[in-house]
RNA sequence: GGAUACGUAGUUCAACGGUUAGAGCUCCCGCCUCAUAAGCGGGUAGUCCCCAGUUCGAAUCUGGGCGUAUCCA
Numbered sequence: 001g002g003a004u005a006c007g008u009a010g011u012u013c014a015a016c017g018g019u020u021a022g023a024g025c026u027c028c029c030g031c032c033u034c035a036u037a038a039g040c041g042g043g044u045a046g047u048c049c050c051c052a053g054u055u056c057g058a059a060u061c062u063g064g065g066c067g068u069a070u071c072c073a
Base pairs, nucleotide, nucleotide: 001072002071003070004069005068006067007066010025011024012023013022018056027043028042029041030040031039049065050064051063052062053061
């Protein structure tokens, strides 16, 4: 330098172009227990990497940029 894949909550990941972007774990509160763990219930948490474009409508499609991983040179 080139190719491919990926970028969404603190973390690991989902999400036909259409209701308010969700789940597990973590964290906080409560229940249960003599107590802790486990279990159960509830809650907090998002500029969907950035900038444009397409569209009535974009996390999703298109272009560019940035970053990460792998491969080629």
Predicted 3D model of a 73-nucleotide RNA (transfer RNA) from Candidatus Falkowbacteria bacterium CG10_big_fil_rev_8_21_14_0_10_39_11. The sequence was found in a public genome assembly. Its Rfam family is "tRNA". About the family: Transfer RNA (tRNA) molecules are approximately 80 nucleotides in length. By type it is a transfer RNA. The coordinates come from a structure-prediction model, not an experiment, and the mean pLDDT is 80. Taxonomically the source falls in Candidatus Falkowiibacteriota (Bacteria, Bacteria candidate phyla).